A computed fold for an 80-nucleotide RNA, annotated as c-di-GMP-I riboswitch aptamer.
């Protein structure tokens, strides 16, 4: 230094729900909770998806969701 097919351990994050709160929403933050994660860690850069708002509509614009895919970056731990 690449790689993650099989292993051990100890920690890490937290879906649905439910209280609070904030936003016109989508959906965020808190607290509880565990479905599940090997970057479920950060970057909205491609693509998807949802929302708002304008339009006959094709669609523009403003946003959301990194737990919906790929990309880029960076890293614990174990490895026959």
């Nucleotide at each position: 230094g690449a790689u993650g097919c099989a292993u051990a351990a100890a920690g890490c994050c937290a879906a649905a729900c439910u209280u609070g709160u904030u936003g016109u929403g989508a959906a965020g933050c808190a607290a509880g909770g565990a479905c599940g994660g090997a970057a479920a860690g950060c970057c909205a850069c491609g693509g998807a998806c949802c929302u708002u708002u304008g339009a006959g509509g094709a669609u523009a614009a403003a946003g959301g969701u990194g737990g919906c895919c790929g990309g880029g970056u960076u890293a614990c731990u174990c490895a026959g």